[in-house]
RNA sequence: GGGGAGUAGCUCAGAUGGAAGAGCGCUCGGCUCUGGACCGAGAGGUCGCCGGUUCGACCCCGGCCUCCCCUG
Numbered sequence: 001g002g003g004g005a006g007u008a009g010c011u012c013a014g015a016u017g018g019a020a021g022a023g024c025g026c027u028c029g030g031c032u033c034u035g036g037a038c039c040g041a042g043a044g045g046u047c048g049c050c051g052g053u054u055c056g057a058c059c060c061c062g063g064c065c066u067c068c069c070c071u072g
Stems, first nucleotide, its partner, number of pairs: 001070006009024004018055001026042005048064005
């Protein structure tokens, strides 16, 4: 210098810009003698940071930060 990634505790989705989800985990309840498994419900998010565009941004634009790969 070039490319990719950053979204829940973890692993990851997220159509064409219309306002955020899954699995696992956690909490509570059911079931069970108890636990596991199973079933039901719930909590948990500044969408890496700052600005811009827009009626509206995880998504588009600019800058910056961190990590990975390639190249000199």
Record summary
A computed fold for a 72-nucleotide RNA from an uncultured bacterium, annotated as transfer RNA. A source record names the gene trnQ. Rfam family: tRNA. The RNAcentral record of the sequence draws on ENA. The same sequence occurs in records of 2 taxa.